Predicted 3D model of a 73-nucleotide RNA (transfer RNA) from uncultured Solobacterium sp. The organism belongs to Solobacterium, within Bacteria.
RNA sequence: GCCGACUUAGCUCAUCAGGUAGAGCAACGCCCUCGUAACGCGUAGGUGGAAGGUUCAAGUCCUUUAGUCGGCA
Numbered sequence: 001g002c003c004g005a006c007u008u009a010g011c012u013c014a015u016c017a018g019g020u021a022g023a024g025c026a027a028c029g030c031c032c033u034c035g036u037a038a039c040g041c042g043u044a045g046g047u048g049g050a051a052g053g054u055u056c057a058a059g060u061c062c063u064u065u066a067g068u069c070g071g072c073a
Stems, first nucleotide, its partner, number of pairs: 001072007010025004019056001027043004049065005
């Protein structure tokens, strides 16, 4: 230098013929216990890497760009 993959909640990841964005763990509260942990119930938490474009509507499609990883040279 060229090619490809990935970037979504604090962490690990889902969500692909475009239609109100989710799970597990973690956090917080409640319940339980003599007490702690576990179990059970609930709550909060996301401008979907960034900027544009298409569309009635974009995490999803298109363009540019940043970062990480891999391959080729």